[in-house]
Large-subunit ribosomal RNA, domain VI from a mouse gut metagenome, 261 nucleotides, folded computationally. It matches the Rfam family "Bacterial large subunit ribosomal RNA". The coordinates come from a structure-prediction model, not an experiment, and the mean pLDDT is 90.

Context: one part of a larger RNA
RNA sequence: CGCAGGAUGUUUGAGGGGGGCCGCCCUUAGUACGAGAGGACCGGGGCGGACGGGCCGCUGGUGUACCUGUUGGGGACCAACCCCACGGCAGGGUAGCCAAGCCCGGAGCGGAUAAACGCUGAAGGCAUCUAAGCGUGAAGCCGUCCCCAAGAUGAGACAUCCGGAGCUUAGGCUGAAGGCCCCUUGGAGAGAACGAGGUGGAUAGGCCCGGGGUGGAAGCGCUGAGAGGCGUGGAGCUGACGGGUACUAAUAGGCCGGAAG
Numbered sequence: 001c002g003c004a005g006g007a008u009g010u011u012u013g014a015g016g017g018g019g020g021c022c023g024c025c026c027u028u029a030g031u032a033c034g035a036g037a038g039g040a041c042c043g044g045g046g047c048g049g050a051c052g053g054g055c056c057g058c059u060g061g062u063g064u065a066c067c068u069g070u071u072g073g074g075g076a077c078c079a080a081c082c083c084c085a086c087g088g089c090a091g092g093g094u095a096g097c098c099a100a101g102c103c104c105g106g107a108g109c110g111g112a113u114a115a116a117c118g119c120u121g122a123a124g125g126c127a128u129c130u131a132a133g134c135g136u137g138a139a140g141c142c143g144u145c146c147c148c149a150a151g152a153u154g155a156g157a158c159a160u161c162c163g164g165a166g167c168u169u170a171g172g173c174u175g176a177a178g179g180c181c182c183c184u185u186g187g188a189g190a191g192a193a194c195g196a197g198g199u200g201g202a203u204a205g206g207c208c209c210g211g212g213g214u215g216g217a218a219g220c221g222c223u224g225a226g227a228g229g230c231g232u233g234g235a236g237c238u239g240a241c242g243g244g245u246a247c248u249a250a251u252a253g254g255c256c257g258g259a260a261g
Base pairs, nucleotide, nucleotide: 001151005162006161007160008159009158010157011156015148016147017146018145021049022048023047024046025045026044027043033038051105052104053103054102055101059099060098061097062096066092067091068090069089070088071085072084073083074082075081108144109143110142111141116136117135118134119133165174166173167172178256179255180254181253182198183197184196185195186194203249204248205247206245207244208243209242210241212238213237214236219232220231221230222229223228
């Protein structure tokens, strides 16, 4: 820009894409077959590999804004606390992200076929799967499964909302539904887009409660010559997690959007 008014939501599916793998074991059955050695078709059940999609309850990784221990130095000293030294080093670790962890997938079924195997059957009194006609038959083809999808210009469908004007006229004024700007933001994201919100509000931060993590704070008391230990006390501290709460910030405002036949 188009889809012969504008808009919001939900869809149909022309068409396109993805997927499609393989092995082993048990059973049928030591059966059919075979002198024996050996050893099935068909069917049923189970396990696994690689690959793909999803997820984080479990096992773990990361986790440089969480907790703890500790070395040297600095803040004059003690204590407490902070800073520098690769995050100083070391031990753990929430969320998120992730795999080595967990779940799921290939299948099955239907249709038409290839090679191949057939039925009926003439030309050609026989024969012949073929000439008319009719079957069976592949990991392959078309569907069934998953994803995109009406620029599918053949531009589809359904539901709902607003409008196809009003007032003035010399000019003009008004600006619906809906959307955007702007702002608070998100397991959405390079940006843009997409999603949740903007006071009639829980969108983010703060605060409160909880969860989870660290692992026993400071101060005081007791004890020990002391380093230290014990008690107060599952203490103190605590990113991303769950819930609550308008304390802070989303204020105020602006723009687009119709009158054509």

The full RNA is in RNAcentral, with records from MGnify.